Predicted 3D model of a 73-nucleotide RNA (transfer RNA) from Candidatus Burarchaeum sp. The coordinates come from a structure-prediction model, not an experiment, and the mean pLDDT is 83. The source organism's lineage runs through Archaea, Microcaldota, Candidatus Micrarchaeia, Candidatus Burarchaeaceae and Candidatus Burarchaeum. Its Rfam family is "tRNA". By type it is a transfer RNA. From the family's description: Transfer RNA (tRNA) molecules are approximately 80 nucleotides in length.
RNA sequence: GCGGCCGUAGUCUAGUCUGGUAGGACUCGAGGUUGCCAAUCUCGAAACCCGGGUUCAAAUCCCGGCAGCCGCA
Numbered sequence: 001g002c003g004g005c006c007g008u009a010g011u012c013u014a015g016u017c018u019g020g021u022a023g024g025a026c027u028c029g030a031g032g033u034u035g036c037c038a039a040u041c042u043c044g045a046a047a048c049c050c051g052g053g054u055u056c057a058a059a060u061c062c063c064g065g066c067a068g069c070c071g072c073a
Base pairs, nucleotide, nucleotide: 001072002071003070004069005068007066010026011025012024013023020056027045028044029043030042031041032040049065050064051063052062053061
């Protein structure tokens, strides 16, 4: 340099094909339960890598970047 895959809460991840309220688990905070802790239950906080385009509407489609992994040179 070329090609392929990939990027979503603090962590892991679903959703992307076929555009329509961003979901789950862990963690964290508050509360219930308990003599206390653990466990368990309820509630809450927290995310679409960046820029642009298309569209009524983009995590999703298109273009360009950046980062990671793999292969070729």